């Protein structure tokens, strides 16, 4: 200089599921509130996951199989394309440079 590893700081990306008439159930880390809007579209925020060692989350997909009341689940698709990161502190590694024995 450079890698690794804590913690801290500042920032960022994410997502509206399924059953009801509702009240509620149910899976989940999370299924929210406000406002605009009149439609599941935007703004702005809570909590909660995620940040390249990236299955957090989008596509492909209104996908295929199996299973369910239906979501969820289990497997394929598949580690396929995409995806959001700098800082300093301490510590440890490796290197090179001085001085001194």
């Nucleotide at each position: 200089c450079u890698c690794c590893a804590u913690a801290c700081c500042u920032c960022g990306g994410g997502g509206g599921g399924c059953u009801g008439u509702a009240a509620a159930g149910c899976u989940g880390a999370g299924a929210u509130g406000c406002g605009a809007a009149u439609g599941a579209u935007c703004g702005c925020g809570g909590a909660c996951c995620c940040g390249u060692u990236g299955a957090a989350c989008c596509u492909g997909a209104a996908c295929c199989g199996g299973u369910u009341a239906a979501c969820a689940c289990c497997g394929g698709c598949g580690g396929a394309g995409g995806g959001a990161a700098g800082g300093u502190c301490u510590g440890g590694a490796c290197a090179u440079c001085u001085a001194u024995c």
The RNA shown here (TPP riboswitch aptamer (THI element)) has 101 nucleotides and comes from Sulfitobacter sp. SK012. It matches the Rfam family "TPP riboswitch aptamer (THI element)". On this family, see Winkler et al., Nature 2002: "Thiamine derivatives bind messenger RNAs directly to regulate bacterial gene expression". From the family's description: Vitamin B(1) in its active form thiamin pyrophosphate (TPP) is an essential coenzyme that is synthesised by coupling of pyrimidine and thiazole moieties in bacteria. The previously detected thiamin-regulatory element, thi box was extended, resulting in a new, highly conserved RNA secondary structure, the THI element, which is widely distributed in eubacteria and also occurs in some archaea. Analysis of operon structures identified a large number of new candidate thiamin-regulated genes, mostly transporters, in various prokaryotic organisms. Gene Ontology term of the family: thiamine pyrophosphate binding. Taxonomically the source falls in Sulfitobacter (Bacteria, Pseudomonadota, Alphaproteobacteria, Rhodobacterales). The RNAcentral record of the sequence draws on Rfam. The coordinates come from a structure-prediction model, not an experiment, and the mean pLDDT is 76.